[in-house]
RNA sequence: GACCGAUAACGGCAAACCUCACGAACAUGGAAGUGAGGGGCGCAAAGCCACGGGCCUGAGACGGCAGCCGGGUUACCGAA
Numbered sequence: 001g002a003c004c005g006a007u008a009a010c011g012g013c014a015a016a017c018c019u020c021a022c023g024a025a026c027a028u029g030g031a032a033g034u035g036a037g038g039g040g041c042g043c044a045a046a047g048c049c050a051c052g053g054g055c056c057u058g059a060g061a062c063g064g065c066a067g068c069c070g071g072g073u074u075a076c077c078g079a080a
Stems, first nucleotide, its partner, number of pairs: 004078002012043002017038006041067001047073003051070003054065003
């Protein structure tokens, strides 16, 4: 350095659910979902990117999902 991943350490993220705010290709509305606070199922990339597949909303995707899989990219710790 590459792989790998422990009943280790310093830490990190965080589902359901609750509250508030936001959220449409469209006249309305407020969907999927997003943010913040609470919460703590879980996670060794559950950090980031919608590139391929898939899924969700919708009559329709130009809207979403990175905690569905693959890919790209960056990164803490150090037992075997």

Overview
The prediction has a mean pLDDT of 80. The RNA shown here (c-di-GMP-I riboswitch aptamer) has 80 nucleotides and comes from a Candidatus Bipolaricaulota bacterium.